Predicted 3D model of a 73-nucleotide RNA (transfer RNA) from a Minisyncoccales bacterium. The RNAcentral record of the sequence draws on ENA. Its Rfam family is "tRNA". Rfam links the family to the GO term triplet codon-amino acid adaptor activity. The family's RNA type in Rfam is transfer RNA. NCBI's taxonomy places the organism under Bacteria, Bacillati, Minisyncoccota, Minisyncoccia, Minisyncoccales.
[in-house]
């Protein structure tokens, strides 16, 4: 160069054209303990990589860019 497949909370991810998005680890409160740890219950934390374009609506679908990963030359 060309293909494919990814990019979504601090990490790993999930999710679909219907109006602001699932868990877990991690964090922090609380309960529980004499302390602690470990459990458990609640909370916080996200412009869904960037620009545009279909569309009443777009993380979702189209296109372009940047960024990783595998191939192929």
């Nucleotide at each position: 160069g060309c293909c494919g497949c990814g990019g979504u909370a601090g990490c790993u991810c999930a999710g679909u054209g219907g109006u602001a998005g699932c868990a877990g680890c991690a964090c922090a409160a609380u309960u529980c303990u004499g302390a602690a740890a470990a459990a458990a219950u609640u909370g916080g934390g996200g412009u869904c990589g960037c620009c545009g374009g279909u569309u009443c609506g777009a993380u979702u679908c189209c296109g372009g860019c940047c960024c990783g990963c595998g191939g192929c030359a």